[in-house]
RNA sequence: GCAUGUUCUCAGGGCGGGGCGGAAUUCCCCACCGGCGGUAAUGGCCUUGGCCUCAGCCCGCGAGCGCCUUGGCUUUGGCCAAGGGUCAGCAGAUCUGGUGCGACUCCAGAGCCGACGGUCAUAGUCCGGAUGAAAGAGAAUGCAG
Repeated sequence: GCAUGUUCUCAGGGCGGGGCGGAAUUCCCCACCGGCGGUAAUGGCCUUGGCCUCAGCCCGCGAGCGCCUUGGCUUUGGCCAAGGGUCAGCAGAUCUGGUGCGACUCCAGAGCCGACGGUCAUAGUCCGGAUGAAAGAGAAUGCAG
């Protein structure tokens, strides 16, 4: 120094109050939460060039659902198991004003979004798969000079 190998560790937050009701942390009113990498005009430290830090809704990624492949079973409807990761269908959601050379990131205001299955009643916040998996982060070792 990292184009690359191995091992280990870590890697998600949130329903409090009230209402209706036989029943709701699921509906209604108020409330609460925001994974990982990138970008950075915020803030901090040292000092004139760096370091650290700042986005749920800007770009990308992950988990989940779906899909596909293989095998097994089948009462031909499907079911079970293993695998794939580009196959990308679901994969969400932001505007207005201000400052400024420059902001979808800062400041102010108003909005919006949140897998699948379960449930006496519809869930981002409860329970479950999950003591799982994983974007990635760190350490050791390795490799090269």
This is a predicted structure of a 145-nucleotide RNA (FMN riboswitch aptamer (RFN element)) from Cognatiyoonia koreensis. Taxonomically the source falls in Cognatiyoonia (Bacteria, Pseudomonadati, Pseudomonadota, Alphaproteobacteria). It matches the Rfam family "FMN riboswitch aptamer (RFN element)". Its family is annotated with FMN binding in the Gene Ontology.